[in-house]
Molecule: RNase P RNA; transfer RNA
Organism: Planctomycetota bacterium
RNA sequence: GGAGCGGGCGAGGUGGUCGCUGGUUGGGGGUUCGCCCCCGGCUGGAGGAAAGUCCGAGCACCGCAGGACAGGGCGGUGGGUAACGCCCACCAUCCGCAAGGAUAGGGAAAGUGCCACAGAAAAUAUACCGCCCCGCUUCGGCGGGGUAAGGGUGAAAAGGUGAGGUAAGAGCUCACCGCGGGGGUGGUGACAUCCCCGGCAUGGUAAACCCCGCCCGGUGAAAGGCCAAAUAGGGACGGAUCGUCCGCCUCGGCGGGCGAACGAGCCGCCGGUCCGGCUCGUCACAACGUCCGGGUAGGUCGUUCGAGGCGUCCGGCAACGGGCGUCCCAGAGAAAUGAUCACCCACGACAGGACUCGGCUUAUUGCCCGCUCCAAUU
RNA sequence: GCCAGCAUAGCUUCAAUUGGCAGAGCACCGCAUUCGUAAUGCGGGGGUUGUGGGUUCGACUCCCACUGCUGGCU
Numbered sequence: 001g002g003a004g005c006g007g008g009c010g011a012g013g014u015g016g017u018c019g020c021u022g023g024u025u026g027g028g029g030g031u032u033c034g035c036c037c038c039c040g041g042c043u044g045g046a047g048g049a050a051a052g053u054c055c056g057a058g059c060a061c062c063g064c065a066g067g068a069c070a071g072g073g074c075g076g077u078g079g080g081u082a083a084c085g086c087c088c089a090c091c092a093u094c095c096g097c098a099a100g101g102a103u104a105g106g107g108a109a110a111g112u113g114c115c116a117c118a119g120a121a122a123a124u125a126u127a128c129c130g131c132c133c134c135g136c137u138u139c140g141g142c143g144g145g146g147u148a149a150g151g152g153u154g155a156a157a158a159g160g161u162g163a164g165g166u167a168a169g170a171g172c173u174c175a176c177c178g179c180g181g182g183g184g185u186g187g188u189g190a191c192a193u194c195c196c197c198g199g200c201a202u203g204g205u206a207a208a209c210c211c212c213g214c215c216c217g218g219u220g221a222a223a224g225g226c227c228a229a230a231u232a233g234g235g236a237c238g239g240a241u242c243g244u245c246c247g248c249c250u251c252g253g254c255g256g257g258c259g260a261a262c263g264a265g266c267c268g269c270c271g272g273u274c275c276g277g278c279u280c281g282u283c284a285c286a287a288c289g290u291c292c293g294g295g296u297a298g299g300u301c302g303u304u305c306g307a308g309g310c311g312u313c314c315g316g317c318a319a320c321g322g323g324c325g326u327c328c329c330a331g332a333g334a335a336a337u338g339a340u341c342a343c344c345c346a347c348g349a350c351a352g353g354a355c356u357c358g359g360c361u362u363a364u365u366g367c368c369c370g371c372u373c374c375a376a377u378u
Numbered sequence: 379g380c381c382a383g384c385a386u387a388g389c390u391u392c393a394a395u396u397g398g399c400a401g402a403g404c405a406c407c408g409c410a411u412u413c414g415u416a417a418u419g420c421g422g423g424g425g426u427u428g429u430g431g432g433u434u435c436g437a438c439u440c441c442c443a444c445u446g447c448u449g450g451c452u
Base pairs, nucleotide, nucleotide: 001374002373003372004371005370006369007368008367009366010365012344013343014342015341016340017339018338020045021044022043023042024041025040026039027038028037029036030035047350051361052360054359055358056357057356058355059220060219061218062217071216072215073214074213075212076090077089078088079087080086091105092103093102094101095100106211107210111209112208113205114204115203128151129150130147131146132145133144134143135142136141159177160176161175162174163173164172178200179198180197181196182195183194184193185192186191224301225300226299227298234292235291236290237289238288241260242259243258244257245256246255247254248253261282262281263280264279265278266277267276268275269272308327309326310325311324312323313322314321315320379451380450381449382448383447384446385445388404389403390402392401398435406422407421408420409419410418428444429443430442431441432440
C1' cells in the first nucleotide's frame, strides 16, 4: 500500500433573533368558584433505528372447577433474564489460507409417505458393460454358473483406504478410519479421550406426516375506568274525586248506573273577569311538571417515576447481578421540536413519538480501535 | 392504532396438489387467404413465478426477511 474480519462511539457544535408546545411561577382581568383569558420570568421538548408490528412481557377487560384433546410455537449444553424464538459462554458439524463466520443443532433403528429423469437396481436389493470358470463353436461368438473389484447412470448405489487372499472377486481375512455395543478417565453438561467386543446388521428427506420433551386461555389503548349534553325510549312521584242508587259478597271490599266537579280534545258565535254543545278520562294507561337510571355526542383518567437514566465500587470469562450516591429526562390529541443570521467543522444519510418496556429484523452516515492475509521496503 | 389476505407472460384477484419439463385466452410477430383491411387458418416468439436469503438432489409450491397492493375493526 492492497484485500478482508471483528468491535466500539457519535448522529453536527456554540451564540444571537423570531416562533411552536408541556410544566412551573409573578402580575392583571373574567368567573357558572371547577377554571379560563392576557402579559412576563425560569425550565423541559424525538431516535439509533421513534420504522416493520416479527417475538417476549407489563397493564386492562372478558372467560375459566381440575385435567386432557384439538391447534400453534420452540428444540446442542450450561447460564442470564420479569419473560422470550433474545443475549452470553462452551460443544459439535460445515465454510474460509487466516482473522473469523454460519447452523430451524431432538428423533430416520416407533410407524407411514416421497426420492422425477437417467440407471440393472432408489431400499424386501440387483446385474447393462466388464472380470473369472465350465461347456459348445462356423472362432464372430453362444449357453450355463460365479462375482460386484472396475466402467457406466444419478443429487444419492448397500462402509472407505491399503495389504493379504482368490479362478476372478468379495469384511473372505488383517491394519487404520468410520459405524454399533459395553466399560474407564476428564468435564455440572453438550462432549472429548482411551480400552475391549462385534465383521458391519437398516441411504436421503421431519422448513413431509409424525414421535419425544418443554411452553401457550382469548382480545388489545378503537383495552378499560369515571363525568356526562340535546333528542328519543325506560322507571318513580305529582298531575287526579266527591255524592247517591243497585247488584255481588269471604262484611271488608268489588262491579255497574246517574249527577256534579276537575282535566284534555273538537265544534259553534253574541267572542266572554265565569258562553253553549259534543266526545274521552278521573285511582292509574294520557297531556304536562319534577326526579332517577342506561346509552350516544363530548370531556377526563388510563398516559408517563420506569424490570428508569448517569456515576462509582464489588461479584462473574461474559451476558448480567448486587450495594452506594445522584437525577427527573416529550406527553400531544389532527397532533408541538421550526425558521433565520454569524463562526467552526469532515457540511449531514436513514428518518419522527401516540400506553409502556426487553429484544429481533430492516433502512442509513461518519469516525475510531483491534486483528488476519498478500506485496514491497527497512 | 390493531388485524387478515394477495402478488405467475404486455393484460386477465386466469391455470399449475401430496415439491419433479411453468401453461391457457386475449394481445404481439411471420406466412396463407383478399384488389386491400378485418375476420379466419397455420406457425412462432415472449417469464430470473414481486425482491433477497434458507431447507432440499431439486422450490411457483416449504420456511424467514423485505417491497407493493387489497380488505376488515371505531